The RNA shown here (transfer RNA) has 73 nucleotides and comes from Labilithrix sp.
Its Rfam family is "tRNA". By type it is a transfer RNA.
Its mean pLDDT, the model's own confidence on a scale to 100, is 81.
NCBI's taxonomy places the organism under Bacteria, Pseudomonadati, Myxococcota, Polyangia, Labilithrix.

[in-house]
RNA sequence: GCCGAUGUAGCCCAAUAGGCAGAGGUACCCGUCUCAGAAACGGGGGGUGAGGGUUCGAAUCCCUCCUUCGGCA
Numbered sequence: 001g002c003c004g005a006u007g008u009a010g011c012c013c014a015a016u017a018g019g020c021a022g023a024g025g026u027a028c029c030c031g032u033c034u035c036a037g038a039a040a041c042g043g044g045g046g047g048u049g050a051g052g053g054u055u056c057g058a059a060u061c062c063c064u065c066c067u068u069c070g071g072c073a
Base pairs, nucleotide, nucleotide: 001072002071003070004069005068007066010026011025012024013022019056028044029043030042031041032040049065050064051063052062053061
């Protein structure tokens, strides 16, 4: 340099060919429980790598760039 893949919450990870963005796990905060704490149970906040475009509507499609991984040279 070329080709392919990858990027969603602090971390891990769903959303299968456009139609409610959390389905979950973990962490964090609040509450219940306890003498107190842990555990357990209930609740809560926070996100689509960046910038444009298409569309009534984009994590998803298109363009450019960036991160990481792999292959070829």